[in-house]
RNA sequence: GCCCUCGUAGGCUAACGGAUAGACUGUAGGAUUCCGGAUCCUGAGAUGUGGGUUCGAUUCCCGCCGAGGGCA
Repeated sequence: GCCCUCGUAGGCUAACGGAUAGACUGUAGGAUUCCGGAUCCUGAGAUGUGGGUUCGAUUCCCGCCGAGGGCA
């Protein structure tokens, strides 16, 4: 330099172009307990960034940023 893959809660990770963006873990509050753990209930928390296509974009296209891999 060229090519490929990836980027979503604190962490791991889902989502035929149409859901209030789902779950696990962690976390906060509550129930339970003599206290804690475990268990149960409730809550807060995310689409890397800028454009484009579309009635509608996490999803498709382009640039940029970042991570990984291959070729040279």
The RNA shown here (transfer RNA) has 72 nucleotides and comes from a Candidatus Levyibacteriota bacterium.
RNAcentral holds the sequence, with entries from ENA.
Its Rfam family is "tRNA". Rfam classes the family as a transfer RNA. Rfam describes the family as follows. Transfer RNA (tRNA) molecules are approximately 80 nucleotides in length.
The coordinates come from a structure-prediction model, not an experiment, and the mean pLDDT is 82.